[in-house]
Molecule: SAM riboswitch aptamer (S box leader)
Organism: Halomarinibacterium sedimenti
RNA sequence: AUGUUAUCAAGAAAGGUGGAGGGACUAGACCCGCUGAAGCCUUAGCAACCCUUUGUUCUGCAAAGAAGGUGCUACAUUCUACACCGCAAAUUGCGGCUGAUAGAUAACGA
Repeated sequence: AUGUUAUCAAGAAAGGUGGAGGGACUAGACCCGCUGAAGCCUUAGCAACCCUUUGUUCUGCAAAGAAGGUGCUACAUUCUACACCGCAAAUUGCGGCUGAUAGAUAACGA
């Protein structure tokens, strides 16, 4: 790397540097961007996966916390694509906190 499990419509930005792209990939749509994109650095913050403390009926659960390890801080993982369901209707549209696939993050593992 691949894999297993959990989560993904909540939350939280300023400065410096940089100088044209960015929102993962493909296609379409819609957005952000020279009133400064990505990347990098600093500080701040959010959250509570690991973690800490306490309780407990203890492979767990509950409450509180945030020192440390990650992560994150436009838009639902920006939306759609595949399947299923519903409606219109006549083969394509519209809708669905449905599922799958893909992806992201954490913990585990060889």